Small-subunit ribosomal RNA from an uncultured Actinomycetes bacterium, 1528 nucleotides, folded computationally.
Its Rfam family is "Bacterial small subunit ribosomal RNA". Rfam links the family to the GO terms structural constituent of ribosome and ribosome.
The sequence is in RNAcentral, with records from Greengenes.

């Protein structure tokens, strides 16, 4: 970058596939090792369990630990007392209890900060949601910085904690005390906050920014301490970071969604938030919003980016980053600097849990992990060592943020499976023409290395902080040095050790597309992206060796770009392929003449600012290199801002005339509309004249007609359409469409001069009108023609075509309908680019005539023809389809379908919009070549005609078909199988049936062993034979080194023969047919994009593509003709066996003798359309004539182009492959090919007098003969026998030739015709004539008197007619070759039949008309629509109730601080206030309830069509004039 696939082939249009790259992936096969990455895409489906936001004791009041010490109590010792029971005192020996200093350690609570970070999710959401840029003169901002100022006097209360009470638990609730950096109250204070009011600057309306007056409100909190200070607190005032709102742009499909909107749009005013705003609410207006797509449905997290593309552009939004939005579902507010708060609260609903049933308790879309969906996604790991965050003065603490391991080839790098050398090209393996090929240097075999894995040993960076010590200093912090501090980890990495050791699949090989053999299947089983393979030789299915292609991955499958220029901005189309609305008018809208002047919105520069990081490129650097990852740079095409330029677009204002438009003069015209009016013809009616017929058709019938038609003459009515002009390519209109004449009323066009207006113009989505025919509703009207209908014909049928008749309808007045093949299949509009010739309306010019008119210019308008140029090609070509611009319409593969479904119009008929499912690989334009055509044109042919015999009937003979049959071997089937292979079926032939019998074989070859000369020759026995067993005779090759070798020939094995078995659709060869028809091609050249065409068409002419002319053609091959053969006529030469004219002789060319002649062989003459005259193109030829034996190819033959028929032959013959091998092969014997109810084709013999019989008598010619022909003579009625001369043959013989000629006879009969058939007796051949041969002689004597319907053959030496040879062959011929003999008739001619050739036409055929095709019906299966209804779901409406919660209002219940009073025990109480709070009403307000409706979606009994489906049904519509032209 393309490629396959519509055809016979071409070009084009078109849709379907393919190769590329990707992938948060799956699935199949395999899998060795590392680094980096990535892993629920589906059920935002449930969650078990554990962890994921906590710290601060240097805020605080407790409480617990340690505990110097102190008290105590028993008990024990000691002393000491008592009568006992004990007492009493000391003592720490043991236990226990209580205080408990200083210190230090833990927190459960008040209170601070955090918890609004981090971290996961993508339901929702079409939105200020994201993005981009900008504005906040409309705002917040803890924790930090920075600067100013302070922090003063005082109060009361509450957890905890004791204490009681309720509960199963959650947990609550009284009652007592207590403390603060919790609370509260004064106080002082501002440049701090309201309110008023001055001045001043500034801006963008609203205002803001500085100053200044006066009044009012308003902070604070301690703790540490080395006492140096540090860490907090108040207020204010900048900064810094982070949010908040608010605008421009941009941000998916669907118009089968066209209207949406009531706080809705704006005002005023309030309230309400940091804060602008109907953001709430009161009133006031009635307005916003929409074709530039509103509302409405569908789908969606968006973006930096990735992924594709050359790009411009599709697709996408997984991992990281920015942003939003969520946290079981819907709603709620509270706290707080920040939330309406994922691990907080309240309430509803659902779902799970505990329960003592009263009540409680939960929320992984945090990490892990579970179930569950699912084609499919991990570890209930390690660690806070790093980096980060929360808290803290710190130490630290937390920490599933995050740094790691783990698990998975999911992905991307990287690296290994080993290097060299090895030919006898081993072995196996596949193939094979058997010779060899290839696997294949592959491997074995040598030598060597040692990555990675293993196994041993060393052994990191990642660590700075910060703690501790010691120094020093500019001294409380700073610096240096020590020690400490690692989840990953004993990990990377080094090192050593041993060994080629442990490590290759997977897809493909028909084309695309790289890679081919064999085997097995046998339209089977397979395959298969797409054309497609598969039916017996499959490179395409399975396997196998080879190949080829990537590699730890191959491969499929899905998906997106790509190719696809196949939605086309970059970059397409509409005449006939898909596609110009049936035609105008005219809204938005787009798009617009010339000149100036300003402007700066598009446009252009040139700056400034953004355009996160990351990431792409680029360029460096760090892991051994890449992957990867740092650092830099460029890029980010975009958006704003300033400024600058004006040519060109827009705007704004002047202006001008070429576009347009007006007026004036003339012009033509089927242009519309009314209104009237004329003849001609149909038909009817009345009358007349007149008679049997008319009418119609291919031919008929129906149908009129004696009740008097048809014809014809007169009068009369009536609609309806206007002959001829006009067989005009004439005019007019926008189209539809408009045709006698008058008249009225009117469109609109041309053409000519000026003169006016001044861009006023062109186009046209929506809309509006108009629109043929048929149709409709209403009302007239109907003469003719006529749908349906009915009759009558065709017809296999005939609801058709023909033919008689006929209603609507045609017509006319309102109305509708809105479609047509409404067409130039060609939308308007302007410009512009060679000509030529017609024709319609106009105008001008002519010193051409001067009338008609001619000529030449010109404007409109209609046709033809053609050049560039276009186009696929036909074609188009100033009337474009050429060049260009402006604007609409309309297409995107065929078929479903111009359907359904929904809207919209309609009385209906239906009309307009308009789709999916499925389903196919085409469907198509044009053009070529061919075949066809119940197209045309011209022209051959025994093709018809014109003629002679036939066949079709008989009987036979022969082939064939079919039956039979053990077998009736096989081939051949229209012509172009059937007297064909078969030019000789009794055995044999023979292949075929029965049976016997043989197995290396009947036949070839080559090896082993044997045996021997081998053959031969003979016999026995058994047998139908074959063959089987067995004897006999014959003893004889070469060579030799005497061992043996070799030739032959048997036996025995072995390899192998054999096969008339299959396949003629695997072939070769040969052969049939179109056809002796005149065609078929080729080379250069030209011409076509090309297939192809020219040549080879034309015009003559021929038997011919034969020849001549002419020609983009020239010229050649194979074909035709000639060259060859035979015949006919001459010459010449030779004369045997031919021959006899001369001279002789004989029965007899017999013999001499001759070769003149016949005649045989040999060579050669000749015929050329050469002369002549006519024609005809001065050809070519044609015609007529003369010579000639012959005359236009003299007659005959061989001679068969390129091809067609898968014609025909495996059975003549070769010969792949398959099959078969004690048989499918060989060999005997018999049987059959010959069977016979039919049928069919070719033939003999006839049917009779042109004849049959009997006598007699004449004339040929081609052939053939030694296993042969066979003479004379003799027998036989004959077939034939006997004989056996003579011939290998111009000498013998076969051999008489027959019809014919003369005479005779029979007399129209089934016969003196015909001879089938049967008996009888012979003959020949042959081993053998039963089946099954031929003749012969007697007898018998069918059918048959000229053939239906239909057929064949021949055109001159031929048809008929007659006989004679030959092949095969022992014998056997009505077939078959072939020869002679007698020997006619007829062609007017090319309409028709067949067959052919050319040229031309249509074609929808190309397997080519024996072709294609249509539609019902039946059957089967799909997927769809209707459709009584059921079911489900979604957003809305109206009403009902109304939780949590703000936020009014109340608030008789409850209240500690502050303020007043009082009391009195003087620190307390009581009282009243303020102010707070429960409750209570109220508005708002989830979720629920009800109810009509709306839309979507499922299912449905049946019912519609539609698609698809190798052999079904009736027909034949269509394509050729498709046999009625077709369609719309």
């Nucleotide at each position: 970058a393309g490629a396959g696939u519509u055809u016979g082939a071409u070009c084009c249009u078109g849709g379907c596939u393919c190769a590329g790259a990707g992938c948060a992936a799956a699935c199949g096969c395999u899998g060795g090792c590392g680094g980096c990455g990535u892993g629920c895409c589906u059920a935002a489906c449930a969650c078990a369990u554990g962890c994921a936001a906590g710290u601060c004791g240097a805020g605080c009041g407790g409480u617990c630990c340690u505990g110097a010490g102190g008290a105590g109590u028993u008990a024990g010792c000691u002393u000491c007392c008592u009568u006992u029971u004990g007492g009493a005192a000391g003592u720490u020996u043991a236990a226990c209890u209580c205080c408990g200093a200083a210190a230090g350690g833990a927190u459960a609570g008040c209170g601070g900060c955090g918890a609004a970070c981090g971290g996961g999710u993508g339901a929702g959401u079409a939105a200020c949601g994201u993005g981009u840029g900008g504005a906040c003169a409309a705002c917040c901002u803890a924790c930090c910085u920075c600067g100013a100022a302070g922090a003063c006097c005082g109060g009361g209360a509450u957890a905890a904690c004791c204490u009681g009470u309720g509960g199963a638990a959650a947990c609550a609730c009284g009652g007592g005390c207590u403390a603060a950096u919790a609370c509260c109250g004064g106080a002082u204070a501002a440049u701090c906050u309201c309110u008023u009011c001055c001045u001043g600057a500034g801006g963008c309306a609203u205002c803001u920014c500085a100053g200044g007056a006066a009044g009012a409100g308003g902070a604070a909190a301690g703790g540490c301490u080395u006492c140096g200070g540090c860490c907090g607190c108040u207020u204010c005032g900048a900064g810094a970071u982070g949010g908040g709102g608010c605008c421009g742009c941009a941000u998916c499909c669907u118009a089968u969604u066209a209207g949406c909107u009531a706080g809705u749009u704006g005002g005023u005013g309030a309230g309400g938030u940091a804060a602008c705003g109907g953001c709430u609410c009161a009133c006031c207006a009635a307005g916003g919003c929409g074709a530039u797509g509103a509302u409405g449905g569908g789908u969606a997290g968006c973006c930096g980016g990735c992924c594709u593309g050359a790009g411009a552009g599709g697709g996408u939004g997984g991992u990281c980053g920015g942003c939003c939005a969520c946290a079981c579902u819907g709603g709620g507010a509270c706290u707080g600097a920040g939330a309406c708060a994922c691990g907080g609260c309240c309430c509803a609903g659902a779902c799970u849990c505990c329960u003592a049933c009263g009540g409680g308790a939960g929320g992984c879309a945090g990490c892990a992990g579970u179930g569950a969906g699912g084609a499919a996604u991990c570890u209930u790991c390690c660690g806070c060592a790093a980096u980060g965050g929360g808290c803290g003065a710190a130490a630290g603490c937390c920490u599933g943020a995050c740094g790691g391991a783990g698990c998975a080839a999911c992905g991307c790098c990287g690296c290994g499976u080993g290097g060299a050398g090895g030919a006898u090209g081993a072995a196996g393996g596949c193939c094979u023409u058997c010779g060899g090929g290839u696997u294949g240097u592959a491997a074995a075999c040598u030598c060597c290395u040692u990555u990675c894995g293993g196994c041993a040993g060393g052994g990191a960076c990642g660590a700075a902080g910060c703690u501790c010590u010691u120094u020093g200093c500019u001294u409380g912090g700073c610096a240096a040095a020590g020690a400490g501090u690692g989840a990953c980890g004993g990990u990377a990495c080094c090192u050593g050790c041993a060994g080629a050791a442990g490590a290759a699949g997977c897809c493909c090989c028909g084309g695309c597309c790289a890679a081919c053999u064999a085997c097995g299947u046998g339209c089977c089983a397979g395959c298969a992206g797409c054309c497609g393979c598969g039916g017996u030789a499959a490179u395409a299915c399975g396997u196998a060796g080879g190949g080829g292609g990537c590699a730890a991955g191959c491969g499929u499958u899905g998906c997106u770009c790509g190719g696809a220029a196949u939605c086309a901005c970059u970059g397409g189309g509409c005449g006939u392929a898909a596609a110009g609305a049936g035609c105008a008018c005219g809204u938005a809208g787009g798009c617009g003449g010339u000149u100036c002047u300003g402007u700066a919105a598009g446009u252009u520069g040139c700056a400034c600012g953004u355009g996160a990081a990351a990431g792409u490129c680029c360029u460096a650097a760090g892991c051994u290199c890449a992957a990867c990852u740092u650092a830099g740079g460029a890029a980010u095409u975009g958006c704003g801002u300033g400024c600058a330029a004006a040519a060109c677009u827009g705007c704004a204002g002047a202006a001008c005339u070429a576009g347009a438009g007006u007026c004036c003069a003339g012009c033509a015209g089927a242009g519309g509309g009314a209104a009237g009016u004329g003849g001609a013809a149909u038909u009817c009616c009345c009358g007349g004249u007149g008679u049997a017929g008319c009418g119609g058709u291919g031919a008929a019938a129906u149908g009129c007609g004696c009740a008097g038609a048809u014809a014809u003459c007169g009068g009369g009515a009536a609609g309806a359409a206007c002959a001829c002009c006009a067989g005009g390519u004439g005019g007019c209109g926008a189209a539809g469409g408009c045709g006698g004449c008058u008249u009225c009323c009117u469109g609109g066009g041309c053409u000519g001069u000026g003169a006016c207006u001044g861009a006023c113009g062109c186009u046209g989505a929506g809309g509006u009108g108009c629109g043929a025919a048929a149709g409709c509703u209403a009302g007239g009207g109907g003469a003719g023609c006529g749908a349906a209908c009915a009759g009558g014909a065709u017809u296999a049928g005939a609801u058709a075509c023909c033919c008689u008749g006929g209603u609507a309808g045609u017509c006319c007045u309102a109305g509708c309908c809105g479609u047509a093949a409404a067409c130039g299949a060609u939308g308007g509009g302007c410009a512009c680019u060679a000509g030529g010739u017609g024709u319609g309306g106009g105008g001008a010019g002519u010193u051409g005539u001067u009338g008609a008119c001619g000529c030449u210019c010109u404007c409109c308008g209609u046709g033809c023809c053609a050049a560039a140029g276009c186009u696929a090609a036909c074609g188009c070509a100033u009337u474009a389809a050429g060049u260009g611009c402006c604007c609409c319409g309309c297409c995107u593969g065929g078929g479903g379908a111009g359907u359904a479904c929904g809207g919209c119009c309609g009385c209906a008929a239906g009309g307009c919009u308009a789709a999916a499912a499925c389903u196919c690989a085409a469907a198509g334009g044009a053009a070529u070549u061919g075949a066809c055509g119940g197209g045309g044109g011209c022209c051959c042919g025994c093709a018809c005609a014109a003629g002679c015999g036939g066949u079709g009937g008989a009987g036979c003979a022969u082939g064939u078909g079919g039956c039979u049959u053990a077998a009736u071997u096989c081939g051949a089937c229209g012509c172009u199988a059937a007297g064909c292979g078969a030019a000789g079926a009794a055995c044999c032939u023979u292949a075929c049936c029965a049976g016997g019998g043989c197995u290396u074989g009947a036949c070839a070859u080559g090896c082993u062993g044997g045996u021997g000369a081998a053959a031969g020759u003979u016999c026995u026995g058994g047998g139908a034979a074959a063959c089987c067993a067995g004897a006999a005779c014959c003893c004889u090759c070469c060579c030799u080194u005497c061992g043996g070798g070799g030739a032959c020939a048997c036996c025995a094995g072995c390899a192998c023969a054999g096969g008339u078995g299959g396949u003629g659709c695997a072939u070769g060869g040969c052969u049939g047919u179109c056809g002796u028809c005149a065609g078929c091609u080729c080379g250069u050249g030209c011409c076509g994009u090309g297939a192809g065409g020219u040549g080879u068409u034309g015009g003559g002419u021929u038997a011919a593509g034969u020849c001549c002319c002419g020609c983009a053609a020239c010229g050649a091959g194979c074909g035709c003709a000639a060259c060859c053969c035979c015949u006919g006529c001459c010459u010449c030469g030779u004369g045997u066996u031919g021959c006899c004219a001369c001279c002789a002789u004989u029965a007899a060319g017999u013999u001499g003798g001759g070769c003149a002649c016949u005649c045989a062989c040999g060579a050669g003459g000749g015929a050329c359309u050469g002369c002549c005259g006519g024609u005809g193109u001065c050809a070519a030829g044609c015609c007529g004539g003369a010579g000639g034996a012959a005359g236009g190819u003299g007659g005959g033959g061989a001679u068969g182009a390129c091809g067609u028929c898968a014609a025909g032959u495996c059975a003549g013959c070769a010969u792949g492959c398959c099959c078969u091998u004690u048989a499918u092969g060989c060999c005997c014997u018999g049987g059959g090919c010959u069977g016979c109810a039919c049928a069919c084709g070719u033939g003999c013999u006839a049917c009779a007098a042109u004849g049959g019989c009997c006598g007699g008598u004449a004339c040929a010619a081609u052939g053939g003969g030694u296993u042969g022909c066979g003479a004379a003579c003799c027998c036989g009625c004959g077939a034939g026998g006997g004989g056996g001369a003579g011939c290998g043959a111009a000498u013998c013989c076969c051999a008489u030739a027959a019809a014919g000629c003369c005479g005779g006879u029979c007399u129209c009969a089934g016969u003196u015709c015909g001879g089938a058939u049967c008996g009888a007796a012979g003959g020949c051949u042959g081993c053998a004539a039963c089946u099954c041969g031929c003749c012969u002689u007697c007898g018998u004597g069918a059918a048959g008197u000229c053939g239906g319907a239909a057929u064949c053959g021949c055109u001159a030496g031929u048809a008929a007619u007659c006989g004679c040879g030959g092949a095969u062959c022992a014998g056997c011929a009505u077939g078959c070759c072939g020869c002679g003999g007698u020997g006619a008739a007829u062609a007017c001619g090319u309409u028709c039949c067949c067959g052919g050739g050319c040229c031309u036409u249509g074609u929808a055929c190309a397997c080519a008309c024996c072709g294609c095709c249509c539609g019902u019906c039946a059957c089967a299966c799909c997927a769809c629509g209707a459709a009584a209804g059921c079911c489900g779901g979604u957003a809305a409406c109206a009403c009902c109730c109304g939780a949590a919660g703000c936020c009014a209002g109340u608030g008789a219940g409850c209240u500690a601080a502050c303020c007043c009073c009082g009391a009195c025990u003087u620190g307390u109480c009581g009282g009243g206030g303020a102010g707070g709070c429960a409750g209570c009403u109220g508005u708002c307000g989830a979720a629920g309830g009800u109810g009509g409706g709306a839309c979507c979606g499922g299912u449905g009994a049946u019912u519609g069509g539609g698609g698809u489906g190798a052999a079904g049904u009736c027909g034949u519509a269509a394509c050729a004039a498709g046999g009625u032209a077709a369609c719309c």